[in-house]
RNA sequence: GGGCCUAUAGUUCAGUGGUAGAAUAAUCGUCUCCAAAACGAUUGACCGAGGUUCGAAUCCUCGUGGGCCCGCCU
Numbered sequence: 001g002g003g004c005c006u007a008u009a010g011u012u013c014a015g016u017g018g019u020a021g022a023a024u025a026a027u028c029g030u031c032u033c034c035a036a037a038a039c040g041a042u043u044g045a046c047c048g049a050g051g052u053u054c055g056a057a058u059c060c061u062c063g064u065g066g067g068c069c070c071g072c073c074u
Base pairs, nucleotide, nucleotide: 001070002069003068004067005066006065007064010024011023012022013021018054026042027041028040029039030038047063048062049061050060051059
């Protein structure tokens, strides 16, 4: 220098054009003599900019971070 993959909640991951979800964590509650477990509730996110579209987490372009492969120089 070239190519490919990837970025969503504190964490691990779904969601591939039409209401942003699960598990876990955190907080509160129920239960218990107390605690744990269990059950219920609450909080919390689409990497940035632009474009396409009636509508973008999703498609396109550029950039940023991370991963893999190839090439060049020493």